A computed fold for a 1404-nucleotide RNA from an uncultured bacterium, annotated as small-subunit ribosomal RNA. It matches the Rfam family "Bacterial small subunit ribosomal RNA".

[in-house]
RNA sequence: GAACGAACGCUGGCGGCGCGCCUAACACAUGCAAGUCUAACGAGAAACCCCGUAGCAAUACGGGGCGGUAAAGUGGCGAACGGGUGAGUAAUGCGUGGGUAACCUGCCCCCGAGUCGGGGAUAACCCCGCGAAAGCGGGGCUAAUACCGGAUAAGACCCCAUGCCGACAGGCAGGGGGUAAAAGGUGGCCUAUGGCCCGCAAGGGUUAUGCUGUCGCUUGGAGAGGGGCUCACGUCCCAUCAGCUUGUUGGUAGGGUAACGGCCUACCAAGGCAAUGACGGGUAGCUGGUCUGAGAGGACGACCAGCCACACUGGCACUGAGACACGGGCCAGACUCCUACGGGAGGCAGCAGUGAGGAAUCUUGCGCAAUGGGCGAAAGCCUGACGCAGCGACGCCGCGUGGGGGAAGAAGGCCUUCGGGUUGUAAACCCCUUUUGGGAGGGAAGAAAGCCUAGAGAAUGAAUAAUUCUACAGGCUUGACGGUACCUCCAGAAAAAGCCACGGCUAACUCUGUGCCAGCAGCCGCGGUAAGACAGAGGUGGCAAGCGUUGUUCGGAAUUACUGGGCGUAAAGCGCACGUAGGUGGCUAUAUAAGUCUUGUGUGAAAUCCCUUCGCUUAACGGAGGAAAGCCGCAGGAAACUAUAUGGCUAGAGGAUGGGAGAGGAGAGCGGAAUUCCCGGUGUAGCGGUGAAAUGCGUAGAGAUCGGGAGGAAGGCCGGUGGCGAAGGCGGCUCUCUAGAACAAUCCUGACACUGAGGUGCGAAAGCGUGGGGAGCAAACAGGAUUAGAUACCCUGGUAGUCCACGCCCUAAACGAUGGGCACUAAGUGUCGCUACCGUAUGGUGGCGGUGCCGCAGCUAACGCAGUAAGUGCCCCGCCUGGGGAGUACGGCCGCAAGGUUGAAACUCAAAGGAAUUGACGGGGGCCCGCACAAGCGGUGGAGCAUGUGGUUUAAUUCGACGCAACGCGAAGAACCUUACCUGGGUUUGACAUGCAGAUGGUAGUAAUCCGAAAGGUGAGCGACCCCGCAAGGGGAGUCUGCACAGGUGCUGCAUGGCUGUCGUCAGCUCGUGCCGUGAGGUGUUGGGUUAAGUCCCGCAACGAGCGCAACCCUCGUCCUCUGUUGCUAAGUCGUAAGACUGCACUCUGAGGAAACUGCCUCGGAUAACGGGGAGGAAGGUGGGGACGACGUCAAGUCAUCAUGGCCUUUAUGCCCAGGGCUACACACGUGCUACAAUGGGGCCGACAAAGAGAUGCAAGACCGCAAGGUGGAGCAAAUCUCAAAAAAAGCCUCUCAGUUCAGAUCGGGGUCUGCAACUCGACCCCGUGAAGGUGGAAUCGCUAGUAAUCGUGGAUCAGAACGCCACGGUGAAUACGUUCCCGGGCCUUGUACUCACCGCCCG
Repeated sequence: GAACGAACGCUGGCGGCGCGCCUAACACAUGCAAGUCUAACGAGAAACCCCGUAGCAAUACGGGGCGGUAAAGUGGCGAACGGGUGAGUAAUGCGUGGGUAACCUGCCCCCGAGUCGGGGAUAACCCCGCGAAAGCGGGGCUAAUACCGGAUAAGACCCCAUGCCGACAGGCAGGGGGUAAAAGGUGGCCUAUGGCCCGCAAGGGUUAUGCUGUCGCUUGGAGAGGGGCUCACGUCCCAUCAGCUUGUUGGUAGGGUAACGGCCUACCAAGGCAAUGACGGGUAGCUGGUCUGAGAGGACGACCAGCCACACUGGCACUGAGACACGGGCCAGACUCCUACGGGAGGCAGCAGUGAGGAAUCUUGCGCAAUGGGCGAAAGCCUGACGCAGCGACGCCGCGUGGGGGAAGAAGGCCUUCGGGUUGUAAACCCCUUUUGGGAGGGAAGAAAGCCUAGAGAAUGAAUAAUUCUACAGGCUUGACGGUACCUCCAGAAAAAGCCACGGCUAACUCUGUGCCAGCAGCCGCGGUAAGACAGAGGUGGCAAGCGUUGUUCGGAAUUACUGGGCGUAAAGCGCACGUAGGUGGCUAUAUAAGUCUUGUGUGAAAUCCCUUCGCUUAACGGAGGAAAGCCGCAGGAAACUAUAUGGCUAGAGGAUGGGAGAGGAGAGCGGAAUUCCCGGUGUAGCGGUGAAAUGCGUAGAGAUCGGGAGGAAGGCCGGUGGCGAAGGCGGCUCUCUAGAACAAUCCUGACACUGAGGUGCGAAAGCGUGGGGAGCAAACAGGAUUAGAUACCCUGGUAGUCCACGCCCUAAACGAUGGGCACUAAGUGUCGCUACCGUAUGGUGGCGGUGCCGCAGCUAACGCAGUAAGUGCCCCGCCUGGGGAGUACGGCCGCAAGGUUGAAACUCAAAGGAAUUGACGGGGGCCCGCACAAGCGGUGGAGCAUGUGGUUUAAUUCGACGCAACGCGAAGAACCUUACCUGGGUUUGACAUGCAGAUGGUAGUAAUCCGAAAGGUGAGCGACCCCGCAAGGGGAGUCUGCACAGGUGCUGCAUGGCUGUCGUCAGCUCGUGCCGUGAGGUGUUGGGUUAAGUCCCGCAACGAGCGCAACCCUCGUCCUCUGUUGCUAAGUCGUAAGACUGCACUCUGAGGAAACUGCCUCGGAUAACGGGGAGGAAGGUGGGGACGACGUCAAGUCAUCAUGGCCUUUAUGCCCAGGGCUACACACGUGCUACAAUGGGGCCGACAAAGAGAUGCAAGACCGCAAGGUGGAGCAAAUCUCAAAAAAAGCCUCUCAGUUCAGAUCGGGGUCUGCAACUCGACCCCGUGAAGGUGGAAUCGCUAGUAAUCGUGGAUCAGAACGCCACGGUGAAUACGUUCCCGGGCCUUGUACUCACCGCCCG
């Protein structure tokens, strides 16, 4: 995707044609479904009506009608059909084609012959009896087309004999003998005959035993149709069903049947079937066909049609032409019902219908009008077959729910970037139509028969009768459906649309709600606060009276592969060989015709499918014709190929001969080295073992060493991608036996071949049995170590075993993970064996066979394979079909056992797997960097204090930051403020913005007073501004009220922008084009060098380019030029001095320039890049420092700087205020400061900076105070003045190792300053106090030079408040062997089961 006898959910206008218990072959109430014939037969009512009699009448009796009717019986035919169901059945079935010379056939058609003459019963009916009933018994009467004898009869049958034919089983013909029949009914007519009647007779009438018609009956033949039996082929799954069978297989005889036959019986024989699947088990009605599919195929077998089987279950026969019989019988059983308990009745798998079961399947309808069937002479009767109707969208098909116009693109809805968009010509509105439905009217076809005729014609007949016939004539009559189909008219757009979907597959998107919840889901997967995936809505897509879902089948699935797959590594080559069946098979000739091909013919039912055409308005549906139905049978033909038969050949295969190679196999013998053990000698304290040890051995003498001996096992060097073998496997030497292969040359056989299901043999190691052997090694075991543990790895010992003989086991990563055989398909290069030639060398060139490497075409998913194929072909075998469960269970076979072999399922998963790619990772490798280690110096970790954080506490201790990369971080500065937190008090268009409406002149504002902690409230008094206008007045601003809205440091940094951190100043990250690869991707960017650097050079299927690196920028270092005050001051002048003048040389200032480029020399290097050294130079190989941070990573940080989506809040989560808190304190951590002292402390003396800052500011000198500071204010918007004293250092004095003259915490007291205010909670000063601390465990940090260390100085913030931060200078080291290790990083490579990537994955 298609399909369905479907079901379920939502929905539902009409019609046509179909279909409708798939489950319980479960049980069934009720009605109906098989009768008919009086023209086969006998008998024969009643109700009712009439009449009569009796009676008052009811009524009774008799007669007639109804009526020879109903019902019943005998008899005939039918009931064996039609209808239902699918239980059983794997073949007694079905399908196709044959056979029957081994058979049957009622009714029907045709032909022949006959139908004579008798007899005895019996039901019905009557009587009696039994029984509840169903029913039964006895007696009596009677008929037949019922029953029974007799006669007659034909090659119908039997016997004897004969002829012809034949496939030798028999058939046909007929001679002789024998056997066997019957039924009559009915119509007409008396023409012939007979009877009867009338009549003298003629004649007439009537009638049947007569004639005639017709229906039957008997017996033959033949036909048609139907059936029985039988043969061949086809017909599901399981081999974990492998052997089955005693009437079994066959024969003889008999029985039985319509008929063959072990169908049955007796006897005889011992057969029959089976791997081409017997037997057993499971499942199943079979077929035409149906569905699907390109086909091949697969699945199915509703409806319709053929066959079969069954009829409550099992068995049995009877009747009959036919049955072992759905609506017949008998027996048994189960069940149900009735019962008087004695006994009886029943069989819906017929049509309806009920219950039950189930997801699920209809009316207890109408009619025999048609078609068909049974009976009948017929009319006719019967017919739940059938024709119709009903119910069900169950399916298929058709139609409709309106058509045209209509933009103000209405309203509403939804969305929105607020502009608009969309629903949408959709609606409204205008015009039109009227299918279907509604109403009214008309109104079929389906009907042909049949019957009647005092019509016609014909047949039969003696007949003008009767009967029959006819495309004849006339007449009468028949419709369930149904007043239906169809037609017309009327009204009116009027009554008629839903379902599913919208993340991808897959066509269709937004909003809201929800928040890993609720839910969705076919697979992948959605949902954890912006969900196109849930739910709702709007919109859209699809289909449409349906739409979805579920189930099932086929398809896609080449995913069982015949068409049409595979097996080196994905699942898959048996461990190897020999060989049976089987499959396959060289060249050539002839024959045959089984396969094969072809022609003709028969068959292949109809329906279905396909084509053409026709009929219902169309279609579905139906009619007609054709085609097709690959098969099967018969007959004829062909002979290439296969096959078969008979010959021939030698290229396949095999045999013979020769000399070589080899760890091929078996047996026997022999030899040496080494280990161990034993004996003896020498000799002394250890040996042994390990990462380090210990167990162990040793003073009873080990180990070491020398000599002698014992014993077992294994075979050093040679030795080699060397050799041999089928594989396993085979290695000292010699001998014996023995197998195979290769080569060379000839001869022989003549297809003898290849493969090989079963089968048989071989088969490493371990293991088992019996008996030996046992040196070394060594499972188990013991001890010692290791370890958290260590039933291990390591060590010391050590038993089976390892070895031999014999017998088992039968497995393996038994691997080339590659079955065997044959043939073909580029090259190159080793090696082993044999051999030819050249002719002599350690040689070369060939041939064949083996064994390797490399490589083209080709193949392969790739890796790879590639004459030893995984290439191209042929033949045969084995094996595979997702992972797990599981090579497990059960069963079978084998084994002494261990176990082997064969070998599932339930259940479970959405993968498991292969090859390759990019990364990442590795207690992988290579190369290389970095204060990474090392080498050094100083710290931290210990103390006290400061500060931050955690924790705890609290009304609150606001919030954020959390490894590096949070923690003196945001904060460059919390007493109020800040402030976001807490408590309390207040306020609501609001502290702030914009707009709209209204109000407002004593308005806005200000404000005495009072309340209050303040905010705020109250409010005397005062009292405006701008524009127009003379003024009045108007407008604005302002204020008030109200409405929109403001506001939020409320949430989300995982919705975001921006900014920042980090890897990392690491050297990387990419692109275009080309090339390679199926692809991911690679190449470039790798390689050789080099660099701080992907820096540069060289090479190269790459060539270029971009972002990074470097450089350009700032600063410091040298020089030059310019500048010359506020800077400088050499020389000169003046001055006691301070200083001034002069000056701009110097310093300096700040502008510009120069200078450094591996430029020069030398050496190394590929002559390159570059490196080492040197010269010159202030500076040398990026001169020092800074700014500058690639692609990206960490959902890193920040919604509390700011901005911003969404959410939340709106008399509060907003705003204002007071007070408190952020400063709490058992603790823990980070970062710092100060120390622990003598390289020091204290005192005195008193030298040298840089860079900054200064107007609500810096503040000099002076004075006061011990001091903080105060008073005061010169000067300075600053190269001018001020802060400002630099400090360490230097010099001198003191202290003398002590908790000190170290250290300064803490506390007490007194002060200063800032500020509205120092209580919580500031800094500083003075006096007093004088704590811990004596250099700091594990661990850990910084730094490579003007660096560390040390010393002071300034600044930002700031009223005040740094031990922090930023900046400045002073003094000024030590060390680096080196890259093994730790950490981080770069490049190449390797492994990987990792790819949110080792903080992974994963196992128990």